Context: one part of a larger RNA
RNA sequence: CUGGGCGUAAAGCGCGCGUAGGUGGUUUGUUAAGCGAGAUGUGAAAGCCCCGGGCUCAACCUGGGAACUGCAUUUGAAACUGGGCAACUAGAGUAUGUUAGAGGAAAGUGGAAUUCAGGGUGUAGCGGUGAAAUGCGUAGAUAUCCUGAGGAACACCAAUGGCGAAGGCAACUUUCUGGGACAAUACUGACGCUGAGGUGCGAAAGCGUGGGGAGCAAACGGGAUUAGAUACCCCGGUAGUCCACGCCGUAAACGAUGAGAACUAGUUGUCGGGAGGGUUUACCUUUCGGUGACGCAGCUAACGCAUUAAGUUCUCCGCCUGGGGAGUACGGUCGCAAGACUAAAACUC
Numbered sequence: 001c002u003g004g005g006c007g008u009a010a011a012g013c014g015c016g017c018g019u020a021g022g023u024g025g026u027u028u029g030u031u032a033a034g035c036g037a038g039a040u041g042u043g044a045a046a047g048c049c050c051c052g053g054g055c056u057c058a059a060c061c062u063g064g065g066a067a068c069u070g071c072a073u074u075u076g077a078a079a080c081u082g083g084g085c086a087a088c089u090a091g092a093g094u095a096u097g098u099u100a101g102a103g104g105a106a107a108g109u110g111g112a113a114u115u116c117a118g119g120g121u122g123u124a125g126c127g128g129u130g131a132a133a134u135g136c137g138u139a140g141a142u143a144u145c146c147u148g149a150g151g152a153a154c155a156c157c158a159a160u161g162g163c164g165a166a167g168g169c170a171a172c173u174u175u176c177u178g179g180g181a182c183a184a185u186a187c188u189g190a191c192g193c194u195g196a197g198g199u200g201c202g203a204a205a206g207c208g209u210g211g212g213g214a215g216c217a218a219a220c221g222g223g224a225u226u227a228g229a230u231a232c233c234c235c236g237g238u239a240g241u242c243c244a245c246g247c248c249g250u251a252a253a254c255g256a257u258g259a260g261a262a263c264u265a266g267u268u269g270u271c272g273g274g275a276g277g278g279u280u281u282a283c284c285u286u287u288c289g290g291u292g293a294c295g296c297a298g299c300u301a302a303c304g305c306a307u308u309a310a311g312u313u314c315u316c317c318g319c320c321u322g323g324g325g326a327g328u329a330c331g332g333u334c335g336c337a338a339g340a341c342u343a344a345a346a347c348u349c
Stems, first nucleotide, its partner, number of pairs: 004320003007303002012317001014201004021194003025088003030083002033081002037075006049065006091191001092188005097182003103177007110154001115149007125136002162169002206247006215241002220236004258316006266294012298305002322349003331342004
């Protein structure tokens, strides 16, 4: 290096879009680059191999043959791959119609609750814990009623439910907007798939500038616990959490399972659409698309997977190669920084 692999042993990029490249549906005829057949030339000698000969044998020497799987030219073939022409509709897409949805962005509105403030009632406790204490309270707390302020999150509905490429998305209304599914026609006519580089999106935390700040709460202070307690428990509490704009680019970014296509027993639930039946709000049958539970063949080291495959195949990309050293050093690129990405070796077991 190949072989071999990537759910859990090392190994699927966090996820899209897409360039080059790779790869690619059906049909007629065409071409002849690949592929395949024949011929000719060449493929030095020696060596290897085969059959002989010579040194008494052998090594060695020597004659002939074969081989030299290659290259070039040429003849002819046309199934397959490729090229060019023409055509097709089963892939892909467009139009029309119907439809579900926390898909995205902006603006506005709402109620419950917490906290705080003002006022009323009211009096000695409240709070907290395993038990306490710190803390709050006679300057009138807790409790309770009324009013107001402000910020953040949206109970029930709610689900093994839905949507999104992933991250993720949940009060209500409006505006703008992306994608999907289904039904039947019409149209385009392979326009497809994958995708090195590239580019965009990307939870939380963190960073910059300016706002905001109710609750919660790293750090920090105090009270406990304890041998100690830089913790777990309690009382406080600042960044932060929220908004706008700009960075960061990482996660057990998980289904630890790359994308696309085809094929391969069944059973049952659920979501969205369609068709048919029916005693027409029920219900039954069937079909397409999603999402769950089980289960055969097959696969798997086992666990398990099993039409949403980890089964049987094809195309393309990414990645792995003993443990530690180390996802580190050095160098480079990016970043305000934190750091991210790329990525060794000595040594050692």
Small-subunit ribosomal RNA, central domain from an uncultured prokaryote, 349 nucleotides, folded computationally. Its mean pLDDT, the model's own confidence on a scale to 100, is 89. RNAcentral holds the full RNA, with entries from ENA.